[in-house]
RNA sequence: UUUUGAAAAAGGCACACUUAUCGAAAGGUAGGGUCGCAAAACUGAGGGUCUAAGGUAUAAUCUUAUACUAUGAUUGCCAGAUUACCAAA
Numbered sequence: 001u002u003u004u005g006a007a008a009a010a011g012g013c014a015c016a017c018u019u020a021u022c023g024a025a026a027g028g029u030a031g032g033g034u035c036g037c038a039a040a041a042c043u044g045a046g047g048g049u050c051u052a053a054g055g056u057a058u059a060a061u062c063u064u065a066u067a068c069u070a071u072g073a074u075u076g077c078c079a080g081a082u083u084a085c086c087a088a089a
Stems, first nucleotide, its partner, number of pairs: 002089004012037002017032006035076001041082001043080001046078002048074003054069006
């Protein structure tokens, strides 16, 4: 330096749920919590998925309903890029 691994040691993160808060929502942030994770560290170029404020279309008629759509979100969905502890080869 590269590859493999999580058996050991030292550590790390924090699913669900819950409290507060932001947001149209999806979801995010902080505290508690601890299912799991060898990159469950970072990054929203690529894809998948979620939501539909706004926009468009249709129908209805007392202003409502349905459908489509990302510029929104998701890295604990895949995957690209960057970085990294220990052990073995």